[in-house]
RNA sequence: GCCGCGUAACAGGGGCGUCCGGGAGACCGGGCUGAGAUGAACCCUUCGAACCUGAACCAGAUCAUACUGGCGGAGGAAGUUGCGCUUUGGUCCCA
Numbered sequence: 001g002c003c004g005c006g007u008a009a010c011a012g013g014g015g016c017g018u019c020c021g022g023g024a025g026a027c028c029g030g031g032c033u034g035a036g037a038u039g040a041a042c043c044c045u046u047c048g049a050a051c052c053u054g055a056a057c058c059a060g061a062u063c064a065u066a067c068u069g070g071c072g073g074a075g076g077a078a079g080u081u082g083c084g085c086u087u088u089g090g091u092c093c094c095a
Stems, first nucleotide, its partner, number of pairs: 001091003004085007011045004016039001017032006051076003057070004
């Protein structure tokens, strides 16, 4: 010097469905799944199944729904910097 691991800061990415009741509507209350169903929250950032596309897909279940499984490690998808490694993180170069 490079790489790796750990950690912090800052930055960035993402989704919000379904059923019932009320309401003119905005929206409110409740049931379901989930980390999260609009929270001052939650999840994820290349070691990337967070999330998107295929998809108005296929099978099963359900009052109903991306509810479960398949599709599927298929295609995409958001990162930089600081610090530590202190008897020995690894490796290379120089003295």